[in-house]
Context: one part of a larger RNA
RNA sequence: CUGGGUUUAAAGCGUACGUAGUCGGUUCAGCAAGUUUUCUGUGAAAUCCUGCGGCCUAACCGUAGGGAUUGCAGAAAAAACUACUGGGCUUGAGGCCGGAUGAGGCGUGGGGUAUUCUAGGGGUAGCGGUGAAAUGCUAUAAUCCCUGGAGGACCACCUGUAGCGAAGGCGCCACGCUAGAACGGGCCUGACGAUGAGGUACGAGAGCUAGGGGAGCGAACAGGAUUAGAUACCCUGGUAGUCCUAGCCUUAAACUAUGCGGGUUUAGUGUUUCCUGAACCUCGUGUUCGGGAAGUGCUGAAGGGAAACCGUUAAACCCGCCACCUGGGGAGUACGGUCGCAAGGCUGAAACUU
Numbered sequence: 001c002u003g004g005g006u007u008u009a010a011a012g013c014g015u016a017c018g019u020a021g022u023c024g025g026u027u028c029a030g031c032a033a034g035u036u037u038u039c040u041g042u043g044a045a046a047u048c049c050u051g052c053g054g055c056c057u058a059a060c061c062g063u064a065g066g067g068a069u070u071g072c073a074g075a076a077a078a079a080a081c082u083a084c085u086g087g088g089c090u091u092g093a094g095g096c097c098g099g100a101u102g103a104g105g106c107g108u109g110g111g112g113u114a115u116u117c118u119a120g121g122g123g124u125a126g127c128g129g130u131g132a133a134a135u136g137c138u139a140u141a142a143u144c145c146c147u148g149g150a151g152g153a154c155c156a157c158c159u160g161u162a163g164c165g166a167a168g169g170c171g172c173c174a175c176g177c178u179a180g181a182a183c184g185g186g187c188c189u190g191a192c193g194a195u196g197a198g199g200u201a202c203g204a205g206a207g208c209u210a211g212g213g214g215a216g217c218g219a220a221c222a223g224g225a226u227u228a229g230a231u232a233c234c235c236u237g238g239u240a241g242u243c244c245u246a247g248c249c250u251u252a253a254a255c256u257a258u259g260c261g262g263g264u265u266u267a268g269u270g271u272u273u274c275c276u277g278a279a280c281c282u283c284g285u286g287u288u289c290g291g292g293a294a295g296u297g298c299u300g301a302a303g304g305g306a307a308a309c310c311g312u313u314a315a316a317c318c319c320g321c322c323a324c325c326u327g328g329g330g331a332g333u334a335c336g337g338u339c340g341c342a343a344g345g346c347u348g349a350a351a352c353u354u
Stems, first nucleotide, its partner, number of pairs: 004325003007308002012322001014202004021195003025089006033082002035078008048066007092192001093189003096185003104178007111155002116150007126137002163170002207248006216242002221237004259321006267299014303310002327354003336347004
């Protein structure tokens, strides 16, 4: 190795791009490295098998033959498959053209409601908060109502098992720059592909550095309650932070707890985008009913599964490649290495115990 697994039992890297490697569509010709056949040499003896013989027999020994040594080297042949060389093909992949769609990204400008603060006016004794209260605010006039102003953050309704993005994620409006996917055409290239150890890039929130900003919220903290206590839950305040710019950090239940790509396999029913047929039409590419493609949901044949459930968006049936798992605790710890300003991250044991 033959011969296990990874949704939930241990186990899919957070995500992508991509180096080496591994794997690779279809056809023709060549070659003969792998592959297959035959032959030659070699692969010591003993051991093993068979016949005969020798010790009284056996074990044992001798002798003749055979087998095995699954290997190595050389020669001759075969050409299906793999590799290699050369020439084609178009289905994979990429490009081009076309009209649509979308909270995809970055930048600039503008807007809106509310909260808070502030100025003026009105108005007078409470307000606020809770299970009930109190701390707190208020006669220096609060709470409440009206008008003006300042500032920061956010973007109700639309909003949708809707959409976009590799993931993280993305939601007021306009403009500029910019990326990708789907659909239709089948015009071009002609296997240019799949995966991807290392590597590189991106990566919520919190946290860190420097400089701004600071309305609301709010770790820490202070006070009031509750309570046996209350370092909490509730209340009144409130600093970092939350926001912006530049640079770090690189972790999440980073989840579909389900790696990526390809092929095959009954159906039904929603919805989004594109293409298309028919009918209707107040002609708006508008409405309705069908068909195709791509996404996104639900129900479920077969099948799978320990079950829950999955089921053409597979966890079914196959192929290629990568990552990972091997009882619980010790422990994601120690040590070493490496990255980081730090916090810490990545890599990652053992004794011992059960």

A computed fold for a 354-nucleotide part of an RNA from a metagenome, annotated as small-subunit ribosomal RNA, central domain. Rfam family: Bacterial small subunit ribosomal RNA. The RNAcentral record of the full RNA draws on SILVA.